[in-house]
Context: one part of a larger RNA
RNA sequence: UUGCAGUUAAAAAGCUCGUAGUUGAAACUUGGGGGUGGUUUGCAGGUCCGCUUUGCGAGUACUUUGUGGGCCGCCCCUUUCCUUUGGUGGAUGGCGUAGCUUUUAUUAGUUGCGCAGUAAGCCAAACAUUUACUUUGAAAAAAUUAGAGUGUUCAAAGCAGGCCUUUGCUCGAAUAUCUUAGCAUGGAAUAAUAGAAUAGGACGUAUGGUUCUAUUUUGUUGGUUUCUAGGACCGUCGUAAUGAUUAAUAGGGACCGUCAGGGGCAUCAGUAUUCAGUUGUCAGAGGUGAAAUUCUUGGAUUUACUGAAGACUAACUACUGCGAAAGCAUUUGCCAGGGAGGUUUUCAUUAAUCAAGAACGAAAGUUAGGGGAUCGAAGACGAUCAGAUACCGUCGUAGUCUUAACCAUAAACUAUGCCGACUAGGGAUCGGAGGACGUACAAUUAGUGACUCCUUCGGCACCUUACGAGAAAUCAAAGUUUUUGGGUUCUGGGGGGAGUAUGGUCGCAAGGCUGAAACUU
Numbered sequence: 001u002u003g004c005a006g007u008u009a010a011a012a013a014g015c016u017c018g019u020a021g022u023u024g025a026a027a028c029u030u031g032g033g034g035g036u037g038g039u040u041u042g043c044a045g046g047u048c049c050g051c052u053u054u055g056c057g058a059g060u061a062c063u064u065u066g067u068g069g070g071c072c073g074c075c076c077c078u079u080u081c082c083u084u085u086g087g088u089g090g091a092u093g094g095c096g097u098a099g100c101u102u103u104u105a106u107u108a109g110u111u112g113c114g115c116a117g118u119a120a121g122c123c124a125a126a127c128a129u130u131u132a133c134u135u136u137g138a139a140a141a142a143a144u145u146a147g148a149g150u151g152u153u154c155a156a157a158g159c160a161g162g163c164c165u166u167u168g169c170u171c172g173a174a175u176a177u178c179u180u181a182g183c184a185u186g187g188a189a190u191a192a193u194a195g196a197a198u199a200g201g202a203c204g205u206a207u208g209g210u211u212c213u214a215u216u217u218u219g220u221u222g223g224u225u226u227c228u229a230g231g232a233c234c235g236u237c238g239u240a241a242u243g244a245u246u247a248a249u250a251g252g253g254a255c256c257g258u259c260a261g262g263g264g265c266a267u268c269a270g271u272a273u274u275c276a277g278u279u280g281u282c283a284g285a286g287g288u289g290a291a292a293u294u295c296u297u298g299g300a301u302u303u304a305c306u307g308a309a310g311a312c313u314a315a316c317u318a319c320u321g322c323g324a325a326a327g328c329a330u331u332u333g334c335c336a337g338g339g340a341g342g343u344u345u346u347c348a349u350u351a352a353u354c355a356a357g358a359a360c361g362a363a364a365g366u367u368a369g370g371g372g373a374u375c376g377a378a379g380a381c382g383a384u385c386a387g388a389u390a391c392c393g394u395c396g397u398a399g400u401c402u403u404a405a406c407c408a409u410a411a412a413c414u415a416u417g418c419c420g421a422c423u424a425g426g427g428a429u430c431g432g433a434g435g436a437c438g439u440a441c442a443a444u445u446a447g448u449g450a451c452u453c454c455u456u457c458g459g460c461a462c463c464u465u466a467c468g469a470g471a472a473a474u475c476a477a478a479g480u481u482u483u484u485g486g487g488u489u490c491u492g493g494g495g496g497g498a499g500u501a502u503g504g505u506c507g508c509a510a511g512g513c514u515g516a517a518a519c520u521u
Stems, first nucleotide, its partner, number of pairs: 004492003007473002012489001014360001016358002021353003025246002031078014045063003048059001049057003083126006094115008130192003133187002136184002145176002149159002161170003202239003206236005212230003250350001251347003255342002259338001263335004269313002273309006280302001284295002321328002365406006375399001379395004417488003421480002424464003429459008438451002468475002494521003503514004
């Protein structure tokens, strides 16, 4: 590992990309026909045997007979290399031939001889896709283990022992297992791998060059050059069905018309709030459970008309949309991006998941600017209270907004990794596509668009059930799991100590990532 668990009990990295790693669609020789050998099993005969002999019966019996079936080979043909070449070798079978026996008959048998010659084996050379897997074998020290034999008196053990007719005889001391790696060997399913695409490709009964080697023969020795023989290489010619597998309800790209509160930059609007100016009125206003702190004839609060500032984007707003997540909602323009759909478009395995590594990452916080309307940690005061360093109220700094940089965490939650397949019924809804003598605008025929109905692909969800799962709550996934294996990554192993100490690393810091033990229970 077989064979755990990860919604809520411990445990899915916040999210995406991504290298190593792991895993990865289908297809290529199968099928048919004929011949033949072995083995096994039936049936029908026959042989052998017994008996109560026109016949009956028995047997794991035999088979030179015929006919079926199963299994294991071998050869040939169907588009069908099984490595090629040269030696040696020559089983069975074939052809020719000479005797003998035999026959109507070269008919049948037998003994010889010769020939071509079939890879059963051996030798040499030239070459050959390479592995995993599996079969068998050799090898794999004993003791140990399993296990055979054996009355240690039994047993754990031990490798002894047992027998007459006794100075001998004799059985043993087996066998199995021995992963992996290595060696030899049969198989060729499964999984990889290589080949011919700028042909620098394969063959050859060809042919012409270039180049290398040198055995024989030219009376001998030496040299050179031919011829000849054998490598290699380059042309020409010829041969060939000459040579590119599909186009995955895998993936990428192009194109088409859309869709969206996706992103960035600019622009525009809206009311509210606070403040300021002007204006009207006059005694209170705020605020609360009740009050007070607070503001007010120097006119508060309130009314109206203006202006400024910085935030925010109500209602529409939904079990709706988009985005990897964080997140995203006034208008318009520009910029690039994305999903889904459509497509008789294209490439052809390009894919899935991912240690290391990288991008993004709410709020708070940090640094330097800008801006500071609102709200508001800290702080001040008023209340409440036994006390109140709180909840309530009045102020109010940092902050809240923005630019440039850091930080990298959240109940970053669907507390549910990602990719793929299957298993169930329903009606809505969003986006695309297709269809319909459908409807209104429409005084009547168009044309886009809008409704209605149906189908289909892809989404966010929901309802009902449970064949199924679960400890249950519940779940169409949390199902297809003791009937346990689709691929791949991460994490957990009683509670505390503790996300602490220490070390490393990142950070300006705050802190982040990694991360124990003693002890206790």
Overview: The part of an RNA shown here (small-subunit ribosomal RNA, central domain) has 521 nucleotides and comes from Henningerozyma blattae. Lineage of the source: Eukaryota > Fungi > saccharomyceta > Saccharomycetes > Henningerozyma. Model confidence (mean pLDDT): 81 of 100. RNAcentral holds the full RNA, with entries from SILVA. It matches the Rfam family "Eukaryotic small subunit ribosomal RNA". Its Rfam clan is "SSU clan".